[in-house]
Context: one part of a larger RNA
Molecule: large-subunit ribosomal RNA, domain II
Organism: Candidatus Bathyarchaeota archaeon
RNA sequence: GCCAGGGAGUUUAUUUGUGUGGCGAGGCUAAUUCUCUAUGAGAAGUAACCAAAGCGAAAGCAAGUCCGAAAUGGCGUGAGUCACACGGAGAAGACCCGAAGCCAGGUGAUCUAUUCAUGGGCAAGAUGAAGUCUCCCGAAAGGGGGAUGGAGGUCUGAACUAGUGCUAUAUACAUGUGCUUGGAUGAUCUGUGAAUAGGGGUGAAAAGCCUAUCUAACCUGGCGAUGGCUGGUUCCUGCUGAAAUAUGCCUUCGUAUAGUCUUGUCUAGCUUGUCGACGGUGUAAAGUACGGAUAUAAUUUGCAGGAGCAAAUGCUUACGGAAUUAUUUCCAACUCAGAAGCUGUUGACUGCGUAGGACAGGAAACAGGGGCAGUAUGUAAGAUACUGUUCCGAAAGUGGAACAACACAGACCAAAGUUAAGGUCCCAAAAUUUAUGUUAAGUGUAACAAAAGGUGUCUUGAACCUGAGACACUAGGGAUGUAAGCUUAGAAGCAGCUAUCAUUUAAAGAAAGCGUAACAGCUCACCUAUCGAGGCUCAGGGCCCUGAAAAUGGACGGGGCUAAACAUAAUACCGACACUUUGGCGGCUCUCAGAUGAGAGUUCGAGUAAGCAGGCGUGCUUUUUGUGCAGAAGCUUCUUCGAGAGAAGGAGUGGAACGAAAAGCAAUGAGAAUCCUGGC
Repeated sequence: GCCAGGGAGUUUAUUUGUGUGGCGAGGCUAAUUCUCUAUGAGAAGUAACCAAAGCGAAAGCAAGUCCGAAAUGGCGUGAGUCACACGGAGAAGACCCGAAGCCAGGUGAUCUAUUCAUGGGCAAGAUGAAGUCUCCCGAAAGGGGGAUGGAGGUCUGAACUAGUGCUAUAUACAUGUGCUUGGAUGAUCUGUGAAUAGGGGUGAAAAGCCUAUCUAACCUGGCGAUGGCUGGUUCCUGCUGAAAUAUGCCUUCGUAUAGUCUUGUCUAGCUUGUCGACGGUGUAAAGUACGGAUAUAAUUUGCAGGAGCAAAUGCUUACGGAAUUAUUUCCAACUCAGAAGCUGUUGACUGCGUAGGACAGGAAACAGGGGCAGUAUGUAAGAUACUGUUCCGAAAGUGGAACAACACAGACCAAAGUUAAGGUCCCAAAAUUUAUGUUAAGUGUAACAAAAGGUGUCUUGAACCUGAGACACUAGGGAUGUAAGCUUAGAAGCAGCUAUCAUUUAAAGAAAGCGUAACAGCUCACCUAUCGAGGCUCAGGGCCCUGAAAAUGGACGGGGCUAAACAUAAUACCGACACUUUGGCGGCUCUCAGAUGAGAGUUCGAGUAAGCAGGCGUGCUUUUUGUGCAGAAGCUUCUUCGAGAGAAGGAGUGGAACGAAAAGCAAUGAGAAUCCUGGC
């Protein structure tokens, strides 16, 4: 891991509700006793209990009573009780499994910690303390040399002991092996025997060790401890169908009450929407009447401060303060006024009439989430908190490549047709459809870019120039007074200052740029010739381009497409469980003498938690009735019936028991619980 078997709402008394039955102003026996065909049945037994009268704290009164002077008001005045079944509640282990823990009594020092008693072990080598002998120096104290000697929690290194590194290797259930490494005459290692015991021991102290168990051992008991926490909780079908909100709680993974759901009984009208009448509101937008902020100006006031005059209890003040006026700009915590919207009462219409309301039984739920419109906080967020609505949750189907909540659409079953969103070149159902434009960027076919730019291209409008020749190219001219005056070393159109005239002209600035030390020189403005038809400028609109950066190579779903892209129109077709039609099943309401039936109606048929209803199957009991060696149960396989749980039949195998109906009783249904046991 798989298979088989086991495996979870039970029982008792109490209480409450519903249903059925008995008796009924009453109902009922308990213990106990007696009888019999005796683990049972029948009879006796009203003691107790519930009901039959309540109200008040009570005295008390009584269909009333209590408060009160009263009016009112509160609680009462309509049958119960016993049994059985079922739904709840509280008490108990109370649906099942699951702690870590707490306490009590015992068992442990054969592991290990420390101690005690008694024994044992430590190759070899190195170093060479004190002491002793001796020689030398010295007056001595002492010093030095050489021998001898053999000290040491000394050194190297086996046995022995330890366990440093290698994240080597191994893990045969639980610390091994290999290489490397520390100690190795000592606070040494070790055998045997003994001592200390659980809030206790022992500890060169690590909360270490106390039998693979230690921040309180192990065993048994209290014990089915407790768990607002996790997991699991076993057959079918039909009807309805939630909530993730409010308030309280040492409350935030819980729970109570309300709201929401469901079932039953009773009742009779209810109001989604529209309009009218009478009200409520203070938002949006707006405004400046109040409050506050804001800018400028004017006037008044020496008035806290500053400055000046200069020493006066002062004066002046284009600094400043205050007030008023006028204009300017505003406001979540401003509003003179004020929508839409929302909402109350009432009336009419409309719609419903299986709705609405009351009471009673049962819940679940109180972690929510996404879209759209908005508010607050935030740089922002797949952010947080709210409001309204809708969807997911609890919703399948079609589209969106895939995709809980985006678009379409709410699935009883079967068949046929028509459409929705979205699509119609191929993958892949349906247009290589029609008309007119745009785009050249593979832009696009995709949900996604900004400011700023573009002599990309299409288009709209306006002004100006233009056959008296525009615009652009090319050629020529571009002069004279004069080198204007001043300045200056120089200043000649072109360092700077001032002025900027006149002449000749087709035209030509006292010069727009380059250039020179200054001139010179090259262009320009302007004019002519050549050419021969549009040119130039501004303001918009469409598509396109740049702006444009992310990590493996790469994504329009892909192929690919110049339309199979974009824009504006049009007509076909495809395309859902939608809609229509036909047949069938079921629910609910109503009607019918014939109610498990028929008919009519239905804007009935998705569904998690949950409520309610009807069935199937298993074991046993009682009664009745059956099958079986001419083949029971069981097993294998096939067929039929049923919406399903399931039921029946045929064949084979098997070889002795097994059903059906009615009523009753339950240790009554398995796929999950890191479920338990066994097998493989």